[in-house]
């Protein structure tokens, strides 16, 4: 970098430190945040994707208990690897359905993106 699978309306610092002007993925149209301090780094916090540990359940081994192994789209533990820490992936733009008086809405899917795991 490419492909596959899963998830993406929850959660986490108004007043932590450094830093000093931008940021919210890309194109377009919007709408927001920001010297009352953006991005980035550290600290703190959130979270069960992967690994690890504990408990429980099922199965197997075992004459039986103890114990051991396997499985769990069971429950926990922030221990490790990431990740995240304004606004729904900030909203919409592509397609379909419903509505269509007001209104320009509601729902579903696709595309793109983000994160994790696996493969090349």
């Nucleotide at each position: 970098c490419u492909c596959u699978u899963a998830u993406c309306g929850a959660g986490a610092g108004u007043u932590g430190g450094c830093a000093g002007a931008g940021g919210g993925a890309a194109u377009u149209g919007g709408c927001c945040c920001u010297g009352u301090g953006a991005a980035g780094c550290c600290c703190g916090g959130c979270a069960a994707c992967c690994g690890g540990c504990c408990u429980c359940a099922a199965g197997c081994a075992a004459a039986g208990c103890a114990u051991g192994c396997u499985u769990g789209a069971a429950g926990g533990c922030a221990c490790g690897g990431u990740g995240c820490u304004a606004c729904a992936u900030c909203c919409a733009a592509c397609a379909g359905a419903c509505a269509c008086a007001c209104c320009a809405g509601u729902c579903u899917g696709a595309g793109a993106g983000a994160u994790a795991a696996g493969a090349g």

Overview: Predicted 3D model of a 120-nucleotide RNA (SAM riboswitch aptamer (S box leader)) from Jeotgalibacillus sp. S-D1. Its mean pLDDT, the model's own confidence on a scale to 100, is 81. Lineage of the source: Bacteria > Bacillati > Bacilli > Caryophanales > Jeotgalibacillus. Rfam family: SAM riboswitch aptamer (S box leader). Rfam describes the family as follows. The SAM riboswitch is found upstream of a number of genes which code for proteins involved in methionine or cysteine biosynthesis in Gram-positive bacteria.